[in-house]
Context: one part of a larger RNA
Molecule: large-subunit ribosomal RNA, domain IV
Organism: uncultured Bacilli bacterium
RNA sequence: CAUGGGUUAAGGAACUCGGCAAAAUUGCCCUGUAACUUCGGGAUAAAGGGAGGUCUCUUCGGAGACCCACAGAAAAAAGGCCCAAGCAACUGUUUACCAAAAACACAGGUCUCUGCUAAAGCGAAAGCUGAUGUAUAGGGGCUGACGCCUGCCCAGUGCUGGAAGGUUAAGAGGAUUAGUUAGAUGGACGAAAGUCGAUAACAUCAAAGCUUUGAAUCGAAGCCCCAGUGAACGGCGGCCGUAACUAUAACGGUCCUAAGGUAGCGAAAUUCCUUGUCAGGUAAGUUCUGACCCGCACGAAAGGCGUAAUGAUUUGGGCGCUGUCUCAACCAUGGACUCG
Numbered sequence: 001c002a003u004g005g006g007u008u009a010a011g012g013a014a015c016u017c018g019g020c021a022a023a024a025u026u027g028c029c030c031u032g033u034a035a036c037u038u039c040g041g042g043a044u045a046a047a048g049g050g051a052g053g054u055c056u057c058u059u060c061g062g063a064g065a066c067c068c069a070c071a072g073a074a075a076a077a078a079g080g081c082c083c084a085a086g087c088a089a090c091u092g093u094u095u096a097c098c099a100a101a102a103a104c105a106c107a108g109g110u111c112u113c114u115g116c117u118a119a120a121g122c123g124a125a126a127g128c129u130g131a132u133g134u135a136u137a138g139g140g141g142c143u144g145a146c147g148c149c150u151g152c153c154c155a156g157u158g159c160u161g162g163a164a165g166g167u168u169a170a171g172a173g174g175a176u177u178a179g180u181u182a183g184a185u186g187g188a189c190g191a192a193a194g195u196c197g198a199u200a201a202c203a204u205c206a207a208a209g210c211u212u213u214g215a216a217u218c219g220a221a222g223c224c225c226c227a228g229u230g231a232a233c234g235g236c237g238g239c240c241g242u243a244a245c246u247a248u249a250a251c252g253g254u255c256c257u258a259a260g261g262u263a264g265c266g267a268a269a270u271u272c273c274u275u276g277u278c279a280g281g282u283a284a285g286u287u288c289u290g291a292c293c294c295g296c297a298c299g300a301a302a303g304g305c306g307u308a309a310u311g312a313u314u315u316g317g318g319c320g321c322u323g324u325c326u327c328a329a330c331c332a333u334g335g336a337c338u339c340g
Stems, first nucleotide, its partner, number of pairs: 001335001005331004010326002014324001019321001028050004036041001038145001052067006068072001080319007087311002092104002108143007120129003146306004151236003156233002158229005165224003171218002178211003183205004187196003237255005264298001265295001276292005
């Protein structure tokens, strides 16, 4: 100096981000036990008291007498407790090896799809799962015990339903267009000379057939359109004025919108300004608790607000306790180290 231990005067969290670590509590019997509560709990709440051996008696629970020690649950094993708040109802699950949680799951709620060869899923397919099930069933989405509740908007997007009209594919349809040539008409070519020539060549026109082009018209779903639907995706305003002190605005005006945030909660796991303001707790409190409401930027199943119990959860406070600290010391052990 180090490892894991032991003891410590006085103080007792002054340590520290934080009581981290340690100490303390601990089993059994008896007394006693609050708020709150879903009446089950909370609860081993909390807070107190007790304990050895021998003999006798006993209703076997205990009672009496005597004896020993500094010490009788004689060692070991063996809850610290309380108050308040957040979150999650709970028991569970999770990042094997830095995160165990407020995350996931959950029972419960609700929406939606599915009538059975079900929907959904796997698979080029056969086939299989769903299910040897049948809407009190099965799949999917969201929420997440329980209690009180869950407001307004269907304009946009989605979904569901509708079918009058508009638009619209393949297909049907066949107007039209072009090519070809039986045929019809004209002698033709050449500057000229001339050449060819009525069985030919060239030019123009052209039926039918075949090929080509393909208009009008008919033509479904879809889209446009018309409704519904929010525990579907989502959204839920601005400016100005006004009361007999002042301030504020129950009230009025105006613009815009599909509708302008209801109940409840609120500096919050959400509040930037901000250590907001007031109160409590402390001698002193950026944290904490209770209020206020000016909600930068809460808000009702991406649920809102409460809530007993539960939690190796997070936050604040207190009692007890202690080497965490003031402030360090000593002991034992094993190394290092010194001498040999």